[in-house]
RNA sequence: GUCGAUAAGGGCACACUUAUCGAAAGGUAAGGUCGCAAAGCCAUGGGUCUAAGGGAAUGAAUAUUCCUAUGAUCGCCAGGCUGCCGAAA
Numbered sequence: 001g002u003c004g005a006u007a008a009g010g011g012c013a014c015a016c017u018u019a020u021c022g023a024a025a026g027g028u029a030a031g032g033u034c035g036c037a038a039a040g041c042c043a044u045g046g047g048u049c050u051a052a053g054g055g056a057a058u059g060a061a062u063a064u065u066c067c068u069a070u071g072a073u074c075g076c077c078a079g080g081c082u083g084c085c086g087a088a089a
Base pairs, nucleotide, nucleotide: 002089003086004085011036012035016031017030018029019028020027021026034075040081041080042079044078045077046076047073048072049071053068054067055066056065057064058063
């Protein structure tokens, strides 16, 4: 260095619940504990989710449907940066 244990000391926290922010996806805080060796950080590429705004179609109209990221997700994958511990190999 690769690697990752029925090791030690610790860490994070899915679903769900409450509060709050948001148009939504989702975020934050507390509880919770499915899991995680980068489940620490960065939306750079791909994926996925949302559609406020913008656009389109239909309609007399209220409106309905569709498209679109500049929104979101790093606990979807890849890439980048950083990092605790040390059995076996």